[in-house]
RNA sequence: GAGGUAAAUCGCCUUGUCGCUUCUAUGUUUGAAACAUUUCAGCAUAGGGGAGGAAAGUCCGAACACCAUAGUGCACCAUAGUGGUUAAUAACCACCAACCGUAAGGUUAGGAAUAGUGCAACAGAAAGAAUGUACAGGUCAUGCUGUAGUGAAAUCGGGUAAACUCUAUGGGGUGAAAUGCCAUGUAAACCAGUGCUCGAGGGUUGCACGCUCAAUGCUGGAGGGUAGGCAGCUAAAGUGUUUUGGUAACAACACACUCAGAUAAAUGACAAGGGCUCUGCUGAAGAGAACAGAAUUCGGCUUACAGAUUUACCUUAAAA
Numbered sequence: 001g002a003g004g005u006a007a008a009u010c011g012c013c014u015u016g017u018c019g020c021u022u023c024u025a026u027g028u029u030u031g032a033a034a035c036a037u038u039u040c041a042g043c044a045u046a047g048g049g050g051a052g053g054a055a056a057g058u059c060c061g062a063a064c065a066c067c068a069u070a071g072u073g074c075a076c077c078a079u080a081g082u083g084g085u086u087a088a089u090a091a092c093c094a095c096c097a098a099c100c101g102u103a104a105g106g107u108u109a110g111g112a113a114u115a116g117u118g119c120a121a122c123a124g125a126a127a128g129a130a131u132g133u134a135c136a137g138g139u140c141a142u143g144c145u146g147u148a149g150u151g152a153a154a155u156c157g158g159g160u161a162a163a164c165u166c167u168a169u170g171g172g173g174u175g176a177a178a179u180g181c182c183a184u185g186u187a188a189a190c191c192a193g194u195g196c197u198c199g200a201g202g203g204u205u206g207c208a209c210g211c212u213c214a215a216u217g218c219u220g221g222a223g224g225g226u227a228g229g230c231a232g233c234u235a236a237a238g239u240g241u242u243u244u245g246g247u248a249a250c251a252a253c254a255c256a257c258u259c260a261g262a263u264a265a266a267u268g269a270c271a272a273g274g275g276c277u278c279u280g281c282u283g284a285a286g287a288g289a290a291c292a293g294a295a296u297u298c299g300g301c302u303u304a305c306a307g308a309u310u311u312a313c314c315u316u317a318a319a320a
Base pairs, nucleotide, nucleotide: 001316002315003314004313005312006311007310008309009308010307012274013273014272015271016270017269018268020050021049022048023047024046025045026044027043028042030041031040032039033038052291056302057301059300060299061298062297063296064175065174066173067172071209072208073207074206076171077170078169079168080167081095082094083093084092085091096110097108098107099106100105111166112165116164117163118160119159133148134147135146136145137144179231180230181229182228190221191220192219193218194217201213202212203211204210238257239256240255241254243252244251245250276288277287278286279285
């Protein structure tokens, strides 16, 4: 130099003008409540914050909330070497084994075939079964015995569980449209059916049980009304840095920091300059901008991604 392996980081920047959203402060001859010098809302001004590494898929695990503090049985689902990490997991780390690679490394669907059922291309007489091939031997007789041939496998308790199944372990359901509260409005009316403790009907896990609520009820008809707000909501298994322990995942101490909270949904537009990539011999100049966007919050996994950078390691040619 060329090719490769493993891991990490970034994901355009600066300035100006005009906006959007949220918070704080001040002001206000605006509106509402009120006895009020108070409170809330609006408006104005000033200042602070304002998308991602995946915010995505919603696949796994949790927090939180509600349903018997989560019950019994069946069904169903998941996992599967050994040890460890974690709030937890199917995630992660280490080691062993098997397989792949010259190597650095990578992959694993790594319990059980002596419970039972199923399956096996081609070849072969025959594939789990005997309607037993060829040759030889033996017998009263017979695949009774040996050898050959096909095949991964020919009776050897064979192979296969990315087939059913069995074993062990684990799993209750729903999902922020959870849930709680405030406000507004109406028809507790009318018609038909049905039911009131001998229980209609509702809730609760797919089914059964059990539990629980239940009479101003339930079902249908024809109608009347509401269409808002607050909390949940972001200070947390939080982020960054150093040190210590541990092979590692990770843990502990210390210091510093506070970092979106919208609701049909803000996070933008324009201008100038710079950086990057491409075209161009150079220069001038021109062109281009990945995947994609919060919606209760975390930890993982998976998938998408223009381009740029860094570290460690492996293989190898030639030259000095």

Predicted 3D model of a 320-nucleotide RNA (Bacterial RNase P class A).
The model forms 98% of the base pairs in the Rfam consensus.